This is a predicted structure of a 76-nucleotide RNA (Glycine riboswitch aptamer) from uncultured Edaphobacter sp.
Rfam family: Glycine riboswitch aptamer. Its family is annotated with glycine biosynthetic process in the Gene Ontology.
The sequence is in RNAcentral, with records from MGnify.

[in-house]
RNA sequence: UCGCGGGAGAGAUCGGACCCGCCCGACGCCGAAGGAGCAACCGCGCCCCGGAAACUCUCAGGCAAAAGGACCGCGA
Numbered sequence: 001u002c003g004c005g006g007g008a009g010a011g012a013u014c015g016g017a018c019c020c021g022c023c024c025g026a027c028g029c030c031g032a033a034g035g036a037g038c039a040a041c042c043g044c045g046c047c048c049c050g051g052a053a054a055c056u057c058u059c060a061g062g063c064a065a066a067a068g069g070a071c072c073g074c075g076a
Stems, first nucleotide, its partner, number of pairs: 001076006011027001013026004028063003034059001035057003041051003
C1' cells in the first nucleotide's frame, strides 16, 4: 500500500423550489478523512535542530440511511 471484518459523535431542524434524489438560504451542532496550531513526548550529553498527538481549532468534512471514517484485528 491492497483485500476482508469491526468502527463513534452531532438537527431525519426551518424556509424556498422540486415527483424523489440533488440544490439554495438560515440558524444550531460534531470531530475519528484531510488541514492547521500549541507542544506533552521522542531522537541528541546540552543547546540548536528534526519528528510529533486521539490535545486544540473547525478551514475543509460531517450531523436518518447510503457513502466516508482515525483506530483495531487478520491476510498478502